[in-house]
Background: Predicted 3D model of an 87-nucleotide RNA (c-di-GMP-I riboswitch aptamer) from an Anaerolineales bacterium. Its mean pLDDT, the model's own confidence on a scale to 100, is 82. Lineage of the source: Bacteria > Bacillati > Chloroflexota > Anaerolineae > Anaerolineales. The model forms 95% of the base pairs in the Rfam consensus.
RNA sequence: UCCGAGAAAGAGCAAAACCGAGGAAACUCGGCGACGCAAAGUCAUGGGUCUAACGCUGAACUGAGCCAGGACCGCCAGACUGCCGAC
Numbered sequence: 001u002c003c004g005a006g007a008a009a010g011a012g013c014a015a016a017a018c019c020g021a022g023g024a025a026a027c028u029c030g031g032c033g034a035c036g037c038a039a040a041g042u043c044a045u046g047g048g049u050c051u052a053a054c055g056c057u058g059a060a061c062u063g064a065g066c067c068a069g070g071a072c073c074g075c076c077a078g079a080c081u082g083c084c085g086a087c
Stems, first nucleotide, its partner, number of pairs: 006084001012037002018031005035074001041080003045077003048072003055066003
């Protein structure tokens, strides 16, 4: 130095719940809080999942179906970048 592996230490992120804000919603952001995480860092590129406002269809009285251009990277893969480092 490389590969494998994830012990220790330092640093980091922050699920659910609750509060506030935004949004049609999914969800996001802030606070609080830690379930977990060695890529739980970045990118919606492929698959997957969620939502269905606008729009379309159809209907007839406020309801139904479809649609991502919306959302999720803490669902899987891929790309790029990256801390420490025992046996």